Model confidence (mean pLDDT): 89 of 100. Small-subunit ribosomal RNA, central domain from an uncultured bacterium, 348 nucleotides, folded computationally. The full RNA is in RNAcentral, with records from ENA and SILVA.
Context: one part of a larger RNA
RNA sequence: CUGGGCGUAAAGGGCGCGUAGGCGGGCUGAUAAGUCAGAUGUGAAAGUCCUGGGCUUAACCUGGGGAUUGCAUUUGAAACUGUUGGUCUGGAGUGAAGUAGAGGGUGGCGGAAUUUCCGGUGUAGCGGUGAAAUGCGUAGAUAUCGGAAGGAACACCAGUGGCGAAGGCGGCCACCUGGACUUUAACUGACGCUGAGGCGCGAAAGCGUGGGGAGCGAACAGGAUUAGAUACCCUGGUAGUCCACGCUGUAAACGAUGAGAACUAGCUGUUGGAGGGGAUACCUUUCAGUGGCGCAGCAAACGCGAUAAGUUCUCCGCCUGGGGAGUACGGCCGCAAGGUUAAAACUC
Numbered sequence: 001c002u003g004g005g006c007g008u009a010a011a012g013g014g015c016g017c018g019u020a021g022g023c024g025g026g027c028u029g030a031u032a033a034g035u036c037a038g039a040u041g042u043g044a045a046a047g048u049c050c051u052g053g054g055c056u057u058a059a060c061c062u063g064g065g066g067a068u069u070g071c072a073u074u075u076g077a078a079a080c081u082g083u084u085g086g087u088c089u090g091g092a093g094u095g096a097a098g099u100a101g102a103g104g105g106u107g108g109c110g111g112a113a114u115u116u117c118c119g120g121u122g123u124a125g126c127g128g129u130g131a132a133a134u135g136c137g138u139a140g141a142u143a144u145c146g147g148a149a150g151g152a153a154c155a156c157c158a159g160u161g162g163c164g165a166a167g168g169c170g171g172c173c174a175c176c177u178g179g180a181c182u183u184u185a186a187c188u189g190a191c192g193c194u195g196a197g198g199c200g201c202g203a204a205a206g207c208g209u210g211g212g213g214a215g216c217g218a219a220c221a222g223g224a225u226u227a228g229a230u231a232c233c234c235u236g237g238u239a240g241u242c243c244a245c246g247c248u249g250u251a252a253a254c255g256a257u258g259a260g261a262a263c264u265a266g267c268u269g270u271u272g273g274a275g276g277g278g279a280u281a282c283c284u285u286u287c288a289g290u291g292g293c294g295c296a297g298c299a300a301a302c303g304c305g306a307u308a309a310g311u312u313c314u315c316c317g318c319c320u321g322g323g324g325a326g327u328a329c330g331g332c333c334g335c336a337a338g339g340u341u342a343a344a345a346c347u348c
Base pairs, nucleotide, nucleotide: 003320004319005318006317007302008301012316014201015200016199017198021194022193023192025088026087027086028085029084030083031082033081034080035077036076037075038074039073040072041071042070049065050064051063052062053061054060091191092188093187094186095184096183097182098181099180103177104176105175106174107173108172109171110154115149116148117147118146119145120144121143125136126135162169163168206247207246208245209244210243211242215241216240220236221235222234223233258315259314260313261312262311263310266293267292268291269290270289271288272287273286274285275284276283277282297304298303321348322347323346330341331340332339333338
């Protein structure tokens, strides 16, 4: 000496379940594979190294030693790792008693609003903009009242509030269903962690088939603006947005921060529990979440700071100058769009 890293410089897989593998709690017995010690054999010679000798010296030649860090056999050791037997409850799980929640799926129901249609009242404008115009309106619009239809979304409550692995989830009711938290300490007795492949989930847009279509609205048309205006603004408007089933598999899928475990000052807000004191107010202890500040420490700085980017351990993924390029070729996947895996020449 036996790499260094991944919040923002290149770099955390979009998220889960889980196979192989890697890693794995306390006590105790056995074993002796790893491990450690001794012995024996072997590790050719030459060379290298040390130390003698021979050519007047040296090169050269030559004696001895050492080294050859290895392998095999054998005798031991038993702390640690492994294997195996027994046992334990702290990790993990089950049970019991409770709690909160836009967690998911299906069905039904409700009101406000927009639009359209029908009817009444009513008359010349309405609409739109920076200003206008296109557009709508005497075939009666806009406004207003009554009725009907239909689709989509659920104001207030609403909160750095809640739930979910992530994507995400918000009117009300019912049914089906997943998870979490708290208390208890009855049960199991290490059953655990991670996870290459694999399998599943996965916003929006997009695709296929069939429905639906109020509002909005890529494309498109017209009106403006402008030197031009394939835009921004305005009037319309098709796909789409919605539903069912199937596909696609991407994202600034972000906390730009993988998962699990342990340890390391405090203060303060908030959500859901449990315990104690007191009167209900309130005080206090504790668990799980979610915010703000902050010590030590870390950091290039910004900042992070028990929800770590601190101090450590285990496992996975990923990075290795910029461009070429997340491209070409090939493979795999896809109906297609494309996705995924992923270079090189050349150039600075």